[in-house]
RNA sequence: AGCCCAUCCCCGGGGAGCCAAGCGGCUGAGAGGUGGGCGUCGCGCCCCACGACCCGUCGAACCUGAACCCGUUAGCACGGGCGGAGGGAAGGGUUGUCGCUCGACA
Repeated sequence: AGCCCAUCCCCGGGGAGCCAAGCGGCUGAGAGGUGGGCGUCGCGCCCCACGACCCGUCGAACCUGAACCCGUUAGCACGGGCGGAGGGAAGGGUUGUCGCUCGACA
C1' cells in the first nucleotide's frame, strides 16, 4: 500500500489507570458524561440507573494467577514472558457466497 472483516432487530458482557492533589498533563477505543442515593469539614465512582466506548463462543473485550517475572518509564503506559494457561457475555431477520435443501461462511 492492496484485499477481507456485510447489515438490521433485540438481548447480554466489561473496564475506567498514572502523574501526591488538580479546573492541568500522559497512555488508550474508552480513564466516571448525566441523574439519584450514601458518605466527608472538604476531597470519595462507595452504590443504583442511564450515556459514551470496547466486546459477545471463529470469544486476548474483560477477569484470575498478580502487589507476578525480565527490560523500560518519574509513574502509568510500552516491549517480552507467564500464555492460546484457567475463566469469560447470543439469538433472530435480511443480503451475498459456497456446498446441496437446510446447513456453513461473511
Annotation
Predicted 3D model of a 106-nucleotide RNA (TPP riboswitch aptamer (THI element)) from Novosphingobium sp. JCM 18896. Rfam family: TPP riboswitch aptamer (THI element). From the family's description: Vitamin B(1) in its active form thiamin pyrophosphate (TPP) is an essential coenzyme that is synthesised by coupling of pyrimidine and thiazole moieties in bacteria. The previously detected thiamin-regulatory element, thi box was extended, resulting in a new, highly conserved RNA secondary structure, the THI element, which is widely distributed in eubacteria and also occurs in some archaea. Taxonomically the source falls in Novosphingobium (Bacteria, Pseudomonadota, Alphaproteobacteria, Sphingomonadales).